[in-house]
RNA sequence: ACAACGGAGAGUUUGAUCCUGGCUCAGGACGAACGCUGGCGGCGUGCCUAACACAUGCAAGUCGAGGGGUUCCGAUUUAGCAAUAAGUCGGAAUCACUGGCGCACGGGUGCGUAACGCGUAGGCAAUAUGCCUUCAGGAUUGGGAUAACCCCGAGAAAUCGGGACUAAUACCGAGCGAUGCAGCGGCACCGCAUGGUGACAGUUGUUAAAGCUCGCAAGAGCGCCUGAAGAUUAGCCUGCGUCCUAUCAGGUAGUUGGUGAGGUAACGGCCCACCAAGCCUACGACGGGUAGCUGGCCUGAGAGGGUGGUCAGCCACACUGGAACUGAGACACGGUCCAGACUCCUACGGGAGGCAGCAGUGAGGAAUAUUGCUCAAUGCCCGAAAGGGUGAAGCAGCGACGCCGCGUGAGGGAUGAAGGCCCUAUGGGUUGUAAACCUCUGUAGGGAGGGAAGAAACUGGUGCUAUGCGCCACUGACGGUACCUCCAAAGUAAGCCCCGGCCAACUACGUGCCAGCAGCCGCGGUAAUACGUAGGGGGCGAGCGUUGUCCGGAAUCACUGGGUGUAAAGGGUCUGCAAGCGGACCUUCAAGUCAGAGGUGAAAUCCUGCAGCUCAACUGUAGAACAGCCUUUGAAACUGUGGGUCUUGAGUCCGGGAGAGGAUGGCGGAAUUCCUGGUGUAGCGGUGAAAUGCGUAGAUAUCAGGAAGAACACCGGUGGUGAAGACGGCCAUCUGGACCGGUACUGACGCUCAUAGACGAAAGCGUGGGUAGCAAACAGGAUUAGAUACCCUGGUAGUCCACGCCCUAAACCAUGGGUACUAGGUGUCGGGCUAUUGCCCGGUGCCGUAGCCAACGCAUUAAGUACCUCACCUGGGGAGUACGAUCGCAAGGUUGAAACUCAAAGGAAUUGACGGGGGCCCGCACAAGCAGUGGAGCAUGUGGUUUAAUUCGAUGCAACGCGAAGAACCUUACCUGGGCUUGAAAGGCCAGUAGUAGAAUCCUGAAAGGGAAACGACUCGUAAAGUCGAGAGCUGGUACAGGUGCUGCAUGGCUGUCGUCAGCUCGUGCCGUGAGGUGUUAGGUUAAGUCCUGCAACGAGCGCAACCCCUGCCAUUAGUUGCCAUCAGGUAAAGCUGGGCACUCUAAUGGGACUGCCUGCGCAAGCAGUGAGGAAGGUGGGGAUGACGUCAAGUCCUCAUGGCCCUUACGUCCAGGGCCACACACGUGCUACAAUGGUCAUUACAACGGGUUGCAAAGCCGCGAGGCGAAGCCAAUCCCUGAAAAAUGGCCUCAGUUCGGAUUGCAGUCUGAAACUCGACUGCAUGAAGCUGGAAUUGCUAGUAAUCGCGCAUCAGCACGGCGCGGUGAAUACGUUCCCGGGCCUUGUACACACCGCCCGUCACGCCAUGGAAGCCGAGAGCACCCGAAGUCGCCACGCUAACCGCAAGGAAGCAGGUGCCUAAGGUGAAAUCGGUGACUGGGGCGAAGUCGUAACAAGGUAGCCGUACCGGAAGGUGCGGCUGGAUCACCUCCUUU
Repeated sequence: ACAACGGAGAGUUUGAUCCUGGCUCAGGACGAACGCUGGCGGCGUGCCUAACACAUGCAAGUCGAGGGGUUCCGAUUUAGCAAUAAGUCGGAAUCACUGGCGCACGGGUGCGUAACGCGUAGGCAAUAUGCCUUCAGGAUUGGGAUAACCCCGAGAAAUCGGGACUAAUACCGAGCGAUGCAGCGGCACCGCAUGGUGACAGUUGUUAAAGCUCGCAAGAGCGCCUGAAGAUUAGCCUGCGUCCUAUCAGGUAGUUGGUGAGGUAACGGCCCACCAAGCCUACGACGGGUAGCUGGCCUGAGAGGGUGGUCAGCCACACUGGAACUGAGACACGGUCCAGACUCCUACGGGAGGCAGCAGUGAGGAAUAUUGCUCAAUGCCCGAAAGGGUGAAGCAGCGACGCCGCGUGAGGGAUGAAGGCCCUAUGGGUUGUAAACCUCUGUAGGGAGGGAAGAAACUGGUGCUAUGCGCCACUGACGGUACCUCCAAAGUAAGCCCCGGCCAACUACGUGCCAGCAGCCGCGGUAAUACGUAGGGGGCGAGCGUUGUCCGGAAUCACUGGGUGUAAAGGGUCUGCAAGCGGACCUUCAAGUCAGAGGUGAAAUCCUGCAGCUCAACUGUAGAACAGCCUUUGAAACUGUGGGUCUUGAGUCCGGGAGAGGAUGGCGGAAUUCCUGGUGUAGCGGUGAAAUGCGUAGAUAUCAGGAAGAACACCGGUGGUGAAGACGGCCAUCUGGACCGGUACUGACGCUCAUAGACGAAAGCGUGGGUAGCAAACAGGAUUAGAUACCCUGGUAGUCCACGCCCUAAACCAUGGGUACUAGGUGUCGGGCUAUUGCCCGGUGCCGUAGCCAACGCAUUAAGUACCUCACCUGGGGAGUACGAUCGCAAGGUUGAAACUCAAAGGAAUUGACGGGGGCCCGCACAAGCAGUGGAGCAUGUGGUUUAAUUCGAUGCAACGCGAAGAACCUUACCUGGGCUUGAAAGGCCAGUAGUAGAAUCCUGAAAGGGAAACGACUCGUAAAGUCGAGAGCUGGUACAGGUGCUGCAUGGCUGUCGUCAGCUCGUGCCGUGAGGUGUUAGGUUAAGUCCUGCAACGAGCGCAACCCCUGCCAUUAGUUGCCAUCAGGUAAAGCUGGGCACUCUAAUGGGACUGCCUGCGCAAGCAGUGAGGAAGGUGGGGAUGACGUCAAGUCCUCAUGGCCCUUACGUCCAGGGCCACACACGUGCUACAAUGGUCAUUACAACGGGUUGCAAAGCCGCGAGGCGAAGCCAAUCCCUGAAAAAUGGCCUCAGUUCGGAUUGCAGUCUGAAACUCGACUGCAUGAAGCUGGAAUUGCUAGUAAUCGCGCAUCAGCACGGCGCGGUGAAUACGUUCCCGGGCCUUGUACACACCGCCCGUCACGCCAUGGAAGCCGAGAGCACCCGAAGUCGCCACGCUAACCGCAAGGAAGCAGGUGCCUAAGGUGAAAUCGGUGACUGGGGCGAAGUCGUAACAAGGUAGCCGUACCGGAAGGUGCGGCUGGAUCACCUCCUUU
């Protein structure tokens, strides 16, 4: 450069992320079916199920030129008058008979078959082959029968028997015949082992025949016989390929081979006799299951995977099973025999049948067509031919079953029509150029006319140069079809699915976890783009969807092309046979490999070019073409084979040292327990606290002595050894392995390893010992709701030894073994070189580069880069279960499923939240204090109960003196009763309206309301007036009003809360695949993410702080209503008056405080100080101010508002009642229980506020509430307004009181239509509980708590509540261990609705599939025995028999018959396999909700888990050994950084 045309993903695990991993979807295909729909044509295609059963018709005949006969016609002869009869000749017809060929093809089906059946490549020197072709030769002469026909007979029939006659291309004999065939013999040549070929004038044996037609004849044609060859077809053999299962591991007696005989066309145990004992198998025999194979077809980028319908090749089968006959060919679909099942006929004696041929019927099924036409063409059979036959075939019919093509109109057309649908409803949008309307066209369909190709041969005729050639003629099922022309006419022709994401296309209504949808995820519980309908839209279109199946996507079995530390997955470890792989050099061969050539690879299909149907589908033609296999010629790099050499892999040898390596025997001391004795006395022991237990019969403690068993402190160490399990006092003996140094020897001797063998912690088992301590089970004591546990006191197996089993562990580095390569640093063990601060080898740790990894992490001890080899994985559960097999004494181990079920299960990491995890910090959080609440009575709110109603809401903190800043009516929403209906109030439209609107008054009534009614109008226009019109009002109507009806989980707004906590975020950059991180962490500091320093961060925003208000000091300005120092006047007194504005005060503006100064500490920020100054000092005090967000927090009954609901009522009006009930429970308060008090009297000192429907003075009346009264005041002026506690004095003297005031009675006052239910207050009387409050619990850190009164809002009246105001005025804080709440960092997590989380097991209930089970039923296959049809073969020859021999007798030969072997079906028996069913039983899965506990996830409250043993309702507990996949604290070691 040419060529090559070829590979897409998505949804779903999570709060989010990455990964692993399954499920699902988008594509293509179909012999399809189902639903809805349906105009035409072409080409294809159509029982996949019951190889189920079949009525009826057809599917194989033909030849008269082989033959006999029969019938008819013509001619003729004879007899006869004739009709007619008989005969001869000729012609025609006839296929029942004889004979020939065909019937073994064509057509159907896929039962069987896992096989030389099929495919492919070869072989037959081991074969046959009718018809056909070629070559050579031949056909002489005789004979005896038999069917048809006729006669007789049997039978219902099918059919059969007997007799007589006859022909042949039927049958038979003899002869000739050889170059034929077979045997023998030697010769020559050849080959591939057996062997083949050829010529022998070698020899022996042996085998043929048929005629017919035409012709006057000659002869010709068709046949016949023999041999050779060809072609075709068939048979046999072989290599290779050809499904699943090892939970099928051993199979086999004609089995494997030999010899001989038989048999076949032919080889062969194909068959038989004898002999030998072989043969097949882990490269899967044998058994079981399934299945016709192939070309091809579908899919796929390919490699593959699936499939074998139509067409083509092969095979097998023909009702089921068996058998042979005939023949060239069959063990024969439309032939025969037998047996069986089934169906039919029958006179009951007996017969007939086989659609898996074409149509057709029934049945089965989701499902698959006409009892059609024609032999015109193509082909086949017969014939000399004409011709006949042909459900092969060609055509037609039916089915949208598939593919392809066409049409249902085209152009113009905006009033953007009507209608529908939607909306913000005045109006707009959309359907939509769509329609209407105008102008055209004419496919298909309709009508009319014309009208093919497929058909030229055979043959006939004719002419010639005559076994042939030319010309003419005949022949069409489809079909009057295709096609062509003309006519009319937009006229006759569109549906289906979908619209949440994947996936293209959205709204309305209905429904309300219902009805339903759904491929996956998932929709539906009142605003559903997901259900149903409509409008609109999207896709495809005579179809569209659904279902089923296959491939794809799926790299999800990975050859191409995957993995195994933690996701599923490394065997517990080693030794090692088979098997796989294997160092360096030389050489040989050529098996693998590579190259060239040849053969094959059927056709069709696929691909390319061209061509024919108007195109296409379809078809024709030409080309191209792979893989594979075979043959052949070469090459020699690599692998391999044979040979030779080598030393580096491996091993041996020599010299060293290290070690808890193994086995056996012995020895030692400490400790524990027990025993004996002494001393000694009341406890000991044990725990969170106790108790059981031991002890006055002397324990514990202590001293001495003794006994026993087990284990070996310190050293001891990420130290050592071993293959792993594992190994720890000392000594001895025996013994394995590794390492270092030397480099002498062997010369690839190596690596891995299925099956196999050995070893293999703990627990456990058997037998026998032993038993100090410990300790499953067990007992007791505690704990607890319970406690089959954790804790305690005891205690048996066991733990120990010997021998024998078991064979499993978190048997872990969760990391198989080997070899090579790929930066380093730093400890340590052994050895060597050395003497160094080192180097080399072999182990063992940590950190780390590259690289790898989903991440975590690994990183020369790899999880890096490669190679070799073994083992293992393929979603979760069911389940390491069941069944089977095998091992074990048992426990149990090994191997190891399925049904069913889910859409996940998982790994790593991230952000949160949480922890009965950790660290730091803060807060009236605790502590230190003061006063309370919880007890009493009352007030008030709530729950509950009650009620006609006790309206509604608020419900942990953050509901409960809350909405409500005030329920007698009203309020009011509730109840009862009575009324109204365009309405109590609003605005719009239409119609009507003069005795109209309105209305004194009257009746009824509880009122509302209803009824009657004297009187009685208004505005504007026109206009003289009347009248008319309009308006207002009223009446009627209509849309509508109205709703404290529902939804605060549809909402707005407002509010609470965490919390005035210090946090919450963003931009850019950087890090990470990503979620995300960084910044915001760290070290300090702060009230504070306040500030400083550091830092891959640099900045910024919302919060903090400040800015605002009040208060504390000062100044300035201003001076009435406030003030009064000075001056003057004046009073009983008084800023009362003049005057003044200094002070106080008022109310406006400023100043002042900033760690600014000093000292100390600190890098700084900052902190500390009885520091200075200052009215005030470190935010001076108080308030307002509430980040991102959380709680589906609260409110639809403040208001607003979507949707829904009611409309003579869920609206509205009225009266009365209720919200005030009362066994009880709780919250919040008030008043108290008294002497720091009560009471009486007297005397002081406030501030905030309010006031005209108002506050109200003085004065008078009343004991008092209050009344009368009215000055003043729209208020720094007047009034409310005398503050109280306090102070001074008197009384009370510790008591249920001179405390306390509830309750009750009587009498009143005030407000108000109205105080009964149900107001407040006053006076007198009454005088309850209560003597300081259990568990528990609240507030408060200074002008605070406590205590005292005052004012205001609401309000006619009603305040112990609320909101404010001032007076008096404390105590305490060591401190942060603990409780509560919060902030930051960190850690674990199976949580994310976030611990009020998650989650385990038993039990109970329902459903589902499944294992076991006494048995019962069935299926297929095999074995043994019995019986044994037809039939071949063998034997027999009593019987029978035309051909030949023979004069004859008879013989040869044949047949019937008999018999034997084999053998189908059938029967019996025992065992095995598979399936179904089964009382009962075992576990499992799923399920809205249930019961018991709380095992696991945080240190899950006893860390968890693994193996094993025992125990227990259950999770589970405990013992022994193991693991970290355990948190936390401290210490040690190592490493890194400074």
This is a predicted structure of a 1538-nucleotide RNA (small-subunit ribosomal RNA) from a Candidatus Kryptoniota bacterium. The prediction has a mean pLDDT of 83.